[in-house]
RNA sequence: GGAGGUGCCGAGGUGAUCGCUGGCGGCUGCUCUCGGGCAGUCGCGGGAGGAAAGUCCGAGCUCCACAGGGCAGGGUGCUGGCUAACGGCCAGUCGGGGUGACCUGCAGGAAAGUGCCACAGAGAACAGACCGCCUCCGGCGCGAGCCGGGGGUAAGGGUGAAAAGGUGCGGUAAGAGCGCACCGCUCGUCUGGUGACAGACGAGGCACGGCAAACCCCACCCGGAGCAAGACCAUGCAGGGGGCGCGUGGCCCGCGUCAUGCCCCCGGGUUGGUCGCUCGAGCGCGCCGGCAACGUCGCGCCUAGAGGAAUGAUCACCAGCGGGCGCGAGCCCGCGACAGAACUCGGCUUACCGGCACCUCCGGCG
RNA sequence: GGGCGCUUAGCUCAGCGGGAGAGCACUGCCUUCACACGGCAGGGGUCGCUGGUUCAAUCCCAGCAGCGCCCACCA
Numbered sequence: 001g002g003a004g005g006u007g008c009c010g011a012g013g014u015g016a017u018c019g020c021u022g023g024c025g026g027c028u029g030c031u032c033u034c035g036g037g038c039a040g041u042c043g044c045g046g047g048a049g050g051a052a053a054g055u056c057c058g059a060g061c062u063c064c065a066c067a068g069g070g071c072a073g074g075g076u077g078c079u080g081g082c083u084a085a086c087g088g089c090c091a092g093u094c095g096g097g098g099u100g101a102c103c104u105g106c107a108g109g110a111a112a113g114u115g116c117c118a119c120a121g122a123g124a125a126c127a128g129a130c131c132g133c134c135u136c137c138g139g140c141g142c143g144a145g146c147c148g149g150g151g152g153u154a155a156g157g158g159u160g161a162a163a164a165g166g167u168g169c170g171g172u173a174a175g176a177g178c179g180c181a182c183c184g185c186u187c188g189u190c191u192g193g194u195g196a197c198a199g200a201c202g203a204g205g206c207a208c209g210g211c212a213a214a215c216c217c218c219a220c221c222c223g224g225a226g227c228a229a230g231a232c233c234a235u236g237c238a239g240g241g242g243g244c245g246c247g248u249g250g251c252c253c254g255c256g257u258c259a260u261g262c263c264c265c266c267g268g269g270u271u272g273g274u275c276g277c278u279c280g281a282g283c284g285c286g287c288c289g290g291c292a293a294c295g296u297c298g299c300g301c302c303u304a305g306a307g308g309a310a311u312g313a314u315c316a317c318c319a320g321c322g323g324g325c326g327c328g329a330g331c332c333c334g335c336g337a338c339a340g341a342a343c344u345c346g347g348c349u350u351a352c353c354g355g356c357a358c359c360u361c362c363g364g365c366g
Numbered sequence: 367g368g369g370c371g372c373u374u375a376g377c378u379c380a381g382c383g384g385g386a387g388a389g390c391a392c393u394g395c396c397u398u399c400a401c402a403c404g405g406c407a408g409g410g411g412u413c414g415c416u417g418g419u420u421c422a423a424u425c426c427c428a429g430c431a432g433c434g435c436c437c438a439c440c441a
Stems, first nucleotide, its partner, number of pairs: 001362009012318007020047002023044009049338001053349002056347005061226004068253004073222005078092005093107001094105004108217002113215002115211003130157002132153009165183006184206001185204008230275004239266006245257003268440003282301005288295002320335006367437007376390004384421001392408005414430005
């Protein structure tokens, strides 16, 4: 100087003033079944994110029966571990990329079956002979050779994404795992490893093209719906028609309950309140175990709960970055991202001005 | 907030991994005195975008973007 990895921060910080929202407390007024409720006002302390987003996975919670059996359907897919669970994370194996730190892979099975491999090409899966190479026979020619027919071959050319192990030497009429060496492959044994797998030794001339993000097979997992779930109170209205057992929103069985039941269509009414609603697989620090993800224990903390939906605005000072002026001290102007809770968590993915810390690699110079 | 679907020519839509298509619209010619209708010919595409699987992707897989639909309670 360039590069790789891990973790963290992120309306820059401090103060003041005026607002918004919900919590607690005080005072005043009204009401009251004397516990409280409502309204106003004052004070105190709280008030968006790393992604709150996309809704792509996994759960908690609620209802359907306590979620049961089978079929269908869907998902995952190297190995071991972590976790409440996962398609997530950690560690490793193998393949690919990089000089390297390191990055990356939906990475089971194609010798269970079915299917596809367009065009080109002679031939595309128990393949094939177009050009070529070699040889035999016949004919022609003085000859080199040419023409026709039979056979051998798969080295070389050509087609293609892919042509039935690769390179070299020998061998042969020409060739060919035909023979040999190395590499690859298959099988067996041993060793190491929990395992994926790796290594060593031996045997075999080689059998098995690719696609499973094609059907499928194998292993494992999955009941459905979602806080507009669901429970309660209040206000108000008007029923009519059709179908059928329903719970079940795939089907069958089973179970429950059986018509004051369920579904559809037309019509009518309310567009109010309370709970669910935030203390939770929670956050921070430390010890220990573990390579790590993570776990046990101890101590400390409480961190938004709105509902046409709050979390804002202005000013002052100090910082950061960019530009201009000035000899200089300094002065002036501008900029600051992506985005915003809506039942709650664990992940993934996507968007993002910038900044900080630590570790590592390569190159150059001393 | 939650659930689901769609995106292919100017418009409405087909499309089963190998050639991108149909109807209407547009352009030119023929027909007519002229227009319409009709006939013939023709042009026009990032298959929403970006990656991946495959020899090969509109199609299969993943991630984004845009558009659209449905879901309150009571009798």
Overview:
Two RNAs folded together computationally: RNase P RNA and transfer RNA, 441 nucleotides in total. Rfam match: Bacterial RNase P class A. Rfam classes the family as a ribozyme.